[in-house]
This is a predicted structure of a 71-nucleotide RNA (transfer RNA) from Scenedesmus sp. NREL 46B-D3.
It matches the Rfam family "tRNA". Rfam classes the family as a transfer RNA.
Its mean pLDDT, the model's own confidence on a scale to 100, is 83.
The RNAcentral record of the sequence draws on ENA and Rfam.

RNA sequence: GGGUGGGUUGUUUAGUGGUAGAACACCAGCAUGGUAUGCUGGAGACCCGGGUUCGAAUCCCGGUCCAACCG
Numbered sequence: 001g002g003g004u005g006g007g008u009u010g011u012u013u014a015g016u017g018g019u020a021g022a023a024c025a026c027c028a029g030c031a032u033g034g035u036a037u038g039c040u041g042g043a044g045a046c047c048c049g050g051g052u053u054c055g056a057a058u059c060c061c062g063g064u065c066c067a068a069c070c071g
Base pairs, nucleotide, nucleotide: 001070002069004067005066006065007064010024011023012022013021018054026042027041028040029039030038031037047063048062049061050060051059
């Protein structure tokens, strides 16, 4: 340099055009001798810029970062 795959709460990860889910972590309450453990509830996210569409995390274009491959 080239083509390929990927970027979603703090971390890991699902979501193939119509309300963004889960686990761990965090906060609050309850139970318990107990800051552990269990139960209930809560807050928190679509890499950036354009385009298509009534509607985009999702489709298209460009950028950027990561991974492995080719040279």